[in-house]
Order: sequence, then C1' cells, then structure tokens
RNA sequence: GGAGACAUAGCUCAGUGGGAGAGCAUUCGCUUGACGUGCGAAGGGUCGCAGGUUCAAGUCCUGUUGUCUCCA
Repeated sequence: GGAGACAUAGCUCAGUGGGAGAGCAUUCGCUUGACGUGCGAAGGGUCGCAGGUUCAAGUCCUGUUGUCUCCA
C1' cells in the first nucleotide's frame, strides 16, 4: 500500500427493513433463623461516527474512526 471481518446494556453476545433483546452482573421484593440457592420485578442503550436510500434503517448503500486477520 491492497483486501476482508468485527463495533448493539457494566461484561459476553443474539437480532431476515416495522416490538431494541438474552445470559451474567447491579438494585429491590419473596423464600431462609442468617447466608447462599431458587423465584419475581426494576434500573441501565443517541445500535462506533457522518451522510444516503426508504413511508419506515441496528439491518441496505457510501465515506470515515478503532480493533483484529490475510496479501505484498
């Protein structure tokens, strides 16, 4: 220098163009003599950033930033 993959909750990750979710973690409640386990609930997100397409974008397109990999 060229090419590709990845970026979504505190962490690990799903998400086929129309409801943003799971597990773990945190807080609260129930259960227990107490702790733990178990059960239930709650809080927490400008979906890396900027544009474009579309009635509608986490999802499609373009650019860009970061990380990783491959080629030279």
Molecule: transfer RNA
Organism: Dorea sp. D27